Transfer RNA from a Bacteroidota bacterium, 74 nucleotides, folded computationally. Its Rfam family is "tRNA". From the family's description: Transfer RNA (tRNA) molecules are approximately 80 nucleotides in length. The coordinates come from a structure-prediction model, not an experiment, and the mean pLDDT is 80. The sequence was found in a public genome assembly.
[in-house]
């Protein structure tokens, strides 16, 4: 340069175009003498712009960031 893929809470991973969900993890509370198990509850997210759509995590243009393949050049 060119293809191809990826990008969702702190972390890892779901989610046919219709309420973003789940396991850790943090904090909070039960339990215990105390901490740890355990239980029970909370918090917290869709990679920027723009478009389709009654409705976009999903489709579609674009940029940005990482990956793996090929080219070129030395």
């Nucleotide at each position: 340069u060119g293809g191809c893929c990826u990008a969702u809470g702190g972390u890892g991973u779901a989610a046919c175009g219709g309420u973003a969900g789940c396991a850790c993890a943090a904090c909070a509370g039960a339990u215990u003498u105390u901490g740890g198990u355990u239980c029970u509850g909370u918090u917290g997210g869709u990679u920027g712009a723009g478009g389709u759509u009654c409705g976009a995590a999903u489709c579609c243009u674009u940029g940005u960031a990482g990956g793996c393949c090929a080219a070129c050049c030395a």